[in-house]
Predicted 3D model of a 74-nucleotide RNA (transfer RNA) from a Pyrinomonadaceae bacterium. It matches the Rfam family "tRNA". It is annotated as a transfer RNA. Its family is annotated with triplet codon-amino acid adaptor activity in the Gene Ontology. About the family: Transfer RNA (tRNA) molecules are approximately 80 nucleotides in length. Model confidence (mean pLDDT): 81 of 100. The same sequence occurs in records of 3 taxa.
RNA sequence: GCACCCGUAGCUCAGUUGGAUAGAGCGUCGGACUUCGAAUCCGCAGGUCGCCCGUUCGAGUCGGGCCGGGUGCA
Repeated sequence: GCACCCGUAGCUCAGUUGGAUAGAGCGUCGGACUUCGAAUCCGCAGGUCGCCCGUUCGAGUCGGGCCGGGUGCA
C1' cells in the first nucleotide's frame, strides 16, 4: 500500500429483515437481610450506538468519507 472483519453503558456482548420507549449479564450506588461483613434478594442511575455527511416519513441497522483496532497478502 491492497483486501476483509470489528467499533453499542465502567467491562463482556445482543439488537442479523430500517419502525413505535436502545436492551441483557457483570460491575458501581442505594436499600433489605446480618452483631459486622460475604452470599442472596429488591431498586435506581449510567448511552449524543467511534466522528461527519447522505438516503428515507423514519437509521444502531443502508451508502460515502475519516479515525481507531484486528487478520491476511505484498